[in-house]
RNA sequence: GCCAGCAUAGCUCAAAGGUAGAGCGGCUCCUUCGUAAGGAGUAGGUUGCGGGUUCGAAUCCCGCUGCUGGCU
Numbered sequence: 001g002c003c004a005g006c007a008u009a010g011c012u013c014a015a016a017g018g019u020a021g022a023g024c025g026g027c028u029c030c031u032u033c034g035u036a037a038g039g040a041g042u043a044g045g046u047u048g049c050g051g052g053u054u055c056g057a058a059u060c061c062c063g064c065u066g067c068u069g070g071c072u
Stems, first nucleotide, its partner, number of pairs: 001071007010024004018055001026042005048064005
C1' cells in the first nucleotide's frame, strides 16, 4: 500500500427497514442473628464519527477513525 471482518448498556453479545433487548455486573427491597445463595423490582444507550437513501435506518449506500485478520 491492497483486501476482508468488527465497532450497540460497565462487560460479553442479540436485534435480516417499523417502540433498541438478553445474560452477567450495579442499585433497592424480601428472606437470614449475620454473610453467601435464592426471590422480586429498578436504573443504565446521541447504536464509533460525518454525510446520503427512505414516510421511517443499529440495519441499506459513501467517507473518516479505531481494532483484528489476510496479502504484498